The RNA shown here (c-di-GMP-I riboswitch aptamer) has 83 nucleotides and comes from Planococcus salinarum. The sequence was found by an Rfam model in a public genome assembly. The prediction has a mean pLDDT of 87. Of the family's consensus pairs, 95% are formed in the model.
RNA sequence: UCUUGAUAAAGGCAAAGCAGUUGAAAGGCUGCGACGCAAAGUUUCAGGCCUGUGGCUUCGGCUAUGGCGGCUGGGCUGCCGGG
Numbered sequence: 001u002c003u004u005g006a007u008a009a010a011g012g013c014a015a016a017g018c019a020g021u022u023g024a025a026a027g028g029c030u031g032c033g034a035c036g037c038a039a040a041g042u043u044u045c046a047g048g049c050c051u052g053u054g055g056c057u058u059c060g061g062c063u064a065u066g067g068c069g070g071c072u073g074g075g076c077u078g079c080c081g082g083g
Base pairs, nucleotide, nucleotide: 002083003082004081005080012037013036017032018031019030020029021028022027035070041076042075043074045073046072047071048068049067050066054063055062056061
């Protein structure tokens, strides 16, 4: 440097739910909590999904500039072991 996650060690993250808080909402943050995760570190670049304040509307809806990186792919970075 490439590849790999069968075994082991040191550690890491934390789903649902509950409480608080923030937000129009989706969602975020903090604490408790562990379903899981070898990138569950990071980034909206591509696709997908959620919401609809505002805008548009034939009043049925449509729409992201708001979100989700624990939906998939890509980019960047990284611990330990094997080859």